[in-house]
RNA sequence: AUUUUUAUGGAGAGUUUGAUCCUGGCUCAGGACGAACGCUGGCGGCGUGCUUAACACAUGCAAGUCGAACGGUCCUUACUUACGGAAGUUUUCGGAUGGAAGUAGCAAGGAUAGUGGCGGACGGGUGAGUAACGCGUGGGUAACCUGCCUUGAAGACCGGGACAACAGCUGGAAACGGCUGCUAAUACCGGAUGUGCUUAACCAAGGGCAUCCUUGGUUAAGGAAAAGAGGCCUCUAUUUAUAAGCUCCUGCUUCAAGAUGGACCCGCGUCUGAUUAGCUAGUUGGUAAGGUAACGGCUUACCAAGGCGACGAUCAGUAGCCGGCCUGAGAGGGUGGCCGGCCACACUGGGACUGAGACACGGCCCAGACUCCUACGGGAGGCAGCAGUGGGGAAUCUUCCGCAAUGGGCGAAAGCCUGACGGAGCAACGCCGCGUGAGUGACGAAGGCCUUCGGGUCGUAAAGCUCUGUCUUCAGGGAAGAACAUCAGUUGUGCGAACAGUGCAAUUGACUGACGGUACCUGAGGAGGAAGCUCCGGCUAACUACGUGCCAGCAGCCGCGGUAAUACGUAGGGAGCGAGCGUUGUCCGGAAUUACUGGGCGUAAAGGGCGCGUAGGCGGGAAUUUAAGUAAGGUGUGAAAACUAUGGGCUCAACCCAUAGCCUGCACCUUAAACUGGAUUUCUUGAGGGCAGGAGAGGAAAGUGGAAUUCCUAGUGUAGCGGUGAAAUGCGUAGAUAUUAGGAGGAACACCAGUGGCGAAGGCGACUUUCUGGACUGUACCUGACGCUGAGGCGCGAAAGCGUGGGGAGCGAACAGGAUUAGAUACCCUGGUAGUCCACGCCGUAAACGAUGAAUACUAGGUGUAGGGGGUAUCGACCCCCCCUGUGCCGCAGUUAACACAAUAAGUAUUCCGCCUGGGGAGUACGGCCGCAAGGUUGAAACUCAAAGGAAUUGACGGGGACCCGCACAAGCGGUGGAGCAUGUGGUUUAAUUCGACGCAACGCGAAGAACCUUACCAGGGCUUGACAUCCCGUGACCGCUAUGGAAACAUAGUUUUCAGGCCUUCGGGCCUGACACGGAGACAGGUGGUGCAUGGUUGUCGUCAGCUCGUGUCGUGAGAUGUUGGGUUAAGUCCCGCAACGAGCGCAACCCCUACUUUUAGUUGCCAGCAUUAAGUUGGGCACUCUAAAGGAACUGCCGGUGACAAGCCGGAGGAAGGUGGGGAUGACGUCAAAUCAUCAUGCCCUUUAUGUCCUGGGCUACACACGUGCUACAAUGGUUGGUACAGAGGGCUGCGAAGCGGCGACGCGGAGCGAAUCCCCAAAAGCCGUCCCAGUUCGGAUCGCAGGCUGCAACCCGCCUGCGUGAAGUCGGAAUUGCUAGUAAUCGCAAAUCAGAAUGUUGCGGUGAAUACGUUCCCG
Repeated sequence: AUUUUUAUGGAGAGUUUGAUCCUGGCUCAGGACGAACGCUGGCGGCGUGCUUAACACAUGCAAGUCGAACGGUCCUUACUUACGGAAGUUUUCGGAUGGAAGUAGCAAGGAUAGUGGCGGACGGGUGAGUAACGCGUGGGUAACCUGCCUUGAAGACCGGGACAACAGCUGGAAACGGCUGCUAAUACCGGAUGUGCUUAACCAAGGGCAUCCUUGGUUAAGGAAAAGAGGCCUCUAUUUAUAAGCUCCUGCUUCAAGAUGGACCCGCGUCUGAUUAGCUAGUUGGUAAGGUAACGGCUUACCAAGGCGACGAUCAGUAGCCGGCCUGAGAGGGUGGCCGGCCACACUGGGACUGAGACACGGCCCAGACUCCUACGGGAGGCAGCAGUGGGGAAUCUUCCGCAAUGGGCGAAAGCCUGACGGAGCAACGCCGCGUGAGUGACGAAGGCCUUCGGGUCGUAAAGCUCUGUCUUCAGGGAAGAACAUCAGUUGUGCGAACAGUGCAAUUGACUGACGGUACCUGAGGAGGAAGCUCCGGCUAACUACGUGCCAGCAGCCGCGGUAAUACGUAGGGAGCGAGCGUUGUCCGGAAUUACUGGGCGUAAAGGGCGCGUAGGCGGGAAUUUAAGUAAGGUGUGAAAACUAUGGGCUCAACCCAUAGCCUGCACCUUAAACUGGAUUUCUUGAGGGCAGGAGAGGAAAGUGGAAUUCCUAGUGUAGCGGUGAAAUGCGUAGAUAUUAGGAGGAACACCAGUGGCGAAGGCGACUUUCUGGACUGUACCUGACGCUGAGGCGCGAAAGCGUGGGGAGCGAACAGGAUUAGAUACCCUGGUAGUCCACGCCGUAAACGAUGAAUACUAGGUGUAGGGGGUAUCGACCCCCCCUGUGCCGCAGUUAACACAAUAAGUAUUCCGCCUGGGGAGUACGGCCGCAAGGUUGAAACUCAAAGGAAUUGACGGGGACCCGCACAAGCGGUGGAGCAUGUGGUUUAAUUCGACGCAACGCGAAGAACCUUACCAGGGCUUGACAUCCCGUGACCGCUAUGGAAACAUAGUUUUCAGGCCUUCGGGCCUGACACGGAGACAGGUGGUGCAUGGUUGUCGUCAGCUCGUGUCGUGAGAUGUUGGGUUAAGUCCCGCAACGAGCGCAACCCCUACUUUUAGUUGCCAGCAUUAAGUUGGGCACUCUAAAGGAACUGCCGGUGACAAGCCGGAGGAAGGUGGGGAUGACGUCAAAUCAUCAUGCCCUUUAUGUCCUGGGCUACACACGUGCUACAAUGGUUGGUACAGAGGGCUGCGAAGCGGCGACGCGGAGCGAAUCCCCAAAAGCCGUCCCAGUUCGGAUCGCAGGCUGCAACCCGCCUGCGUGAAGUCGGAAUUGCUAGUAAUCGCAAAUCAGAAUGUUGCGGUGAAUACGUUCCCG
């Protein structure tokens, strides 16, 4: 320089708050599982399947094999030999013949109890024990063993005696034996030989790692063996075929080596607890001996007194370890089921035997527990092997097939054995794959659900039409997995005398399949047989209806449900996954929530109360060296499987196979020498020392002083003192307090005094002396890293408290008394013990605080203060400048969640120590240690909650502060609360007493007017498409009137009249339409029934208070802030000034109405100055005035002075009818109170439909032991009463107001003029003014009751108003408390109107007369 390679990796959310940021916990979304449970379930492949009781086990099987080691026994066959002699045949009946079965012998083949050999130490199971060299990893054995297997060397000679089996006798129920006798071997034993070997001694060489190791040599001693099978006759021996011969194979003995397997030792790693701190006598070491395959206290004897431990011994708890597996970005965390390696165990405990190997799962002995058999004497057993059973449990399978394959044991081999293994079965337990159909199909079918009634949606979904055939079903075909071994043949080759035989190698053929007629292939048929589960409030994808009504229920967290539930249940629809889906449990993740990577400690949890100092950790400059750490390269190992990558094989995948990577580690070798460490030398700046100074409440002891309190003594003196918010207890006539003098005693040290000084902290304050610690400044003389921190440890350590002995003035827990209070075990008062003080000893804690550990270095400044030094200047001291040390404030960068910190850090870094990990339980319990005690220190858990908390923000609140306002208080005037009555409410009553309104802001309120009506309530009588609306059909006018019944509604009967418009017309009338009435059917009407907490609209209230917001900008992480705060000013967020704000909007004000002055216009119904006239503005006349009603003017701090900031404004004045918003009204910001109203009206939902609708009569809303609110009338002389006599405003009037006149005591009646009203009427205004009464229950007061009348009205009984006469109650000014009002107001006086047939003390208006007071803002309320 180029090319190639490697590396693939990190998401958050909900929940504390009114909102915000932070801290912090809880919870969720992901993945995984040997799982379980619920619902559901078509197929296949590959895996997996007692996690609990190492609980107990019926039954069967799981380790045998070898006859080619041996003697027997049995079976079969052949042989002929021996014995034997059946049936049959024949017969002269004497016999003859015939030869079977059987017995014995020999041979061959087969089987096998026993002897013997090999194997039962492997394979298979389980995880109880074990915290250990058990396991992992890397080393060591110069301290070891190793059957079978491989290689090499050498050998196998001669003998002997038994014991099983077997036979006989015999014991026992059985298991199992006993005695006598016989017998074989590759069983056992003796001798020989000795290449090796072992032991002993010696010599030599080489090597190493201390003991030593290896090799060679010499001498001495010791000690081996077993045979069996096949073939052959070359040799040998017998003689033609054999073996003792030959040959070959297997086996045997000794030695050496290898391989394999094991044993022991060591480094490192390997859970929790210190509320386990000390453990240990074969313990640690040595010597000697024994023992072992081998080292070793492994064992024994003797000697010594060691060994382990804070780097955690011992003890306790838990646990098989690992490769791996799960999770995670990783670092980590969790785990050790399947598969693989190691270990341990085999009913529990102990022990050895045999063997190459065991202290032995299916061997032995002993003990124990349990089970079984028993003839009671005695025996048998061990599933944590495979199946299986019971039990336990939420839970885990077949008493299957086969040795065909792989592997193992034995055998020469055939072969036998093999619950290892290969397979099948069961289980959705897991992973993977496939299917349950595809295309087309709008009338957007039916049906379901929703609906604003139009429609929408399920939905191309279905049906229909056209196809396909995976899987399933049936039928047919049909594998691979099998190649070894063996046998037979052929070839080559070794041995051999051999053409025999045999070993080895190659090759050909034959034989062998549990799975299984399985995989796979082909064909047929037909969409046919195959979809569920969870969820739908947020997190979190997915919404409606009905039911329910804080019930039933849901829920992971937050939380849903109390009548409109997207949160419960159901349905429709939707979302997700899918032969599964959810739930539960566990682990990791998210969790940076134990923080190595990667957290913190001022206030959130967290700095030890402070120091000295041990171990430990960390440590200044220079040089040389070393190579422990560190770095680089190499070697060995890191088993396989797993994982990753790339390929390959099952149609794919899961799964399986191959190759590579990985296995981040450990060990060894070599190299480098910067850094850390070690060694040596050196340096001075860290640290320490010396010298020279000054400062200080630093500590300890001894002594001294004055002021004050109290007490004692004496004097003077007299009635109180003391104390408090106010009092009382207490002291005092026995003389106090007060005051004077003297004395006693204890404790504390005024002023100085200062965010001044000193000390490590606690802490230290009169003065003097003695002893003593530390810091600081200057100098640069000495040492030469001697340093920093500091677990344990040691010491100091306020107050209170404890012990012993003193002391005790004042103060003062406890205690007593007095007050306060509902109580007052308190606060206040009077007393008062311990204590406070001293000495000595304990205690060991505090908000022991800067809530801030110690040390070092660095990082802008400014300004005080304390101590010291230097410079300049000066005669000198100040001033000024600089340095060090301490102690404060402000402030930049930076930090912080913010507040804040900021060279005295909470900044930037390093070192060391202490401490924290949600709140409560709890600094508690138990245990340990300490203490005389009190108690301190160390310090949990169960259970429970979803928060607890920090800082800051906005409101609200306070018996917090500041400022300001309001009839808020105060100053005044009049009331309410007491009486009687009116009226409303509560309560009670009732058939009903309809309903609503409930602090202010319900209660003379809805109601501007309940005898019927109203009316909603009650009783009774009626109606049911309805009293009222729309649509349809039929009939017809209806209405009205009369009669009867009835309480009426109504019912029945009769009677009268015959609607309007259009068209046609034969003018008789017909048809249609409309209005109205009656009858009918159904859609529907109706509801003052519920919900004002489902609503609209309207209203009240704070409050006519001055506030409430926005845009842009700026500040803050943010909620938010700023603006809107500040200085003034105003009735006012009114205005001015200033200001990181600049503007704007809704409010304020103004614009509107009435009123106060005036001008102009107009002049009737109004007015009358002058003129005329009259009883009278009556009339003529007039429109000046009043007035009326339209338009204007006028007031704006405009002018002057003062003040203020040169402003806004304020104060005063002038002028003016009016002066600082002139007076009054209308007008009510953003919002608060789930305020009021479903009964004004409207309206969602619910309820009702011969009634909760509607009509009628009567009743009720008017009740009455009582309580409250609002009023009227009074209690009297500022008054009552009689008569006379003045002066308003506003309003109303035709179903009306109603004059004059007449009647009546009067209410009122008769009457009817005038007036639709500036004309007429209501209409008399009253208080006022002029007389009388004379303080009394009255000439006050008028309730109540009686009688007689009047009016309205169908109707005054319940239940109206008015009049006259009579009656003449309470009441003599009102307790606690409470209300209105600041000027034409309060008070007082009357008038009118609305509603209304009638019915005001209420309400709304109108005018007449007409005050008092406001110092002021301390207090009450807002």
The prediction has a mean pLDDT of 84. This is a predicted structure of a 1422-nucleotide RNA (small-subunit ribosomal RNA) from an uncultured Eubacteriales bacterium. The RNAcentral record of the sequence draws on ENA and SILVA.